[in-house]
RNA sequence: GGUGACAUAGCUCAGUCGGUAGAGCAAACGGCUCAUAUCCGUUCGGUCGGGGGUUCAAAUCCCUCUGUCACUA
Numbered sequence: 001g002g003u004g005a006c007a008u009a010g011c012u013c014a015g016u017c018g019g020u021a022g023a024g025c026a027a028a029c030g031g032c033u034c035a036u037a038u039c040c041g042u043u044c045g046g047u048c049g050g051g052g053g054u055u056c057a058a059a060u061c062c063c064u065c066u067g068u069c070a071c072u073a
Stems, first nucleotide, its partner, number of pairs: 001072007010025004019056001027043005049065005
């Protein structure tokens, strides 16, 4: 230099043919316990990497930029 993949909650990830954004762990609170942990329940938490375009509607399709990784020369 060329090709490809990935970027979604504090962390690990799902969500795929466009139609109201989810799980587990973590955190807070409550139950249980003499107490802690385990366990059970509830809650909190993301304008989906930035910008632009298409569309009635975009995490999802298109363009561009940034970052990370892999292959290749």
Predicted 3D model of a 73-nucleotide RNA (transfer RNA) from Entomospira nematocerorum. It matches the Rfam family "tRNA". The family's RNA type in Rfam is transfer RNA. The coordinates come from a structure-prediction model, not an experiment, and the mean pLDDT is 82.